[in-house]
Molecule: Lysine riboswitch aptamer
Organism: mouse gut metagenome
RNA sequence: GAUAGAGGUCGCACGAUUUAUCAGUAACAGACUGGAUGUGUCAGGCACAGGAGAAAGUCUGCGAAAGGGGAGAGUGCCGAAAGAAACGGAAAACUGAAAGCCGGUUCUUGGGGGUAUGGUAAAUAGCCAUAUCACUGUCAUCUUAUACGGAUGGGGAGCUAUC
Repeated sequence: GAUAGAGGUCGCACGAUUUAUCAGUAACAGACUGGAUGUGUCAGGCACAGGAGAAAGUCUGCGAAAGGGGAGAGUGCCGAAAGAAACGGAAAACUGAAAGCCGGUUCUUGGGGGUAUGGUAAAUAGCCAUAUCACUGUCAUCUUAUACGGAUGGGGAGCUAUC
């Protein structure tokens, strides 16, 4: 340097299926009150609706969906994957900004879990970040009997096997 592997049965990720929640919510329709603004992510501009009654509030009728979650099964894998930063691209409009999507680059994280805080989310679910706690796998040193086991420390650009 190349090839092949291991960590776990809650290892990681993904398209589709199904199901609870979202929610008796949004939207739509009607009635009453109200009396001039409202909508298109935000700002400007522009467009649309509005005294033939806007916003807001109450009642009635009808009544979703997306995202996220669970389940069995399938696929790809072991920096699997996740997060942050800047850059580039597409999208739709007039300009600008933010958020979201895609792409590779740089940096961080061994893995899953409990707890706390913060963010996201309809949510007490889940996800993300930080801290902490033990567990687990691996390597190094010490100890033990070159064992089982124990103590301390490190990280995946690592570890094991073969060439």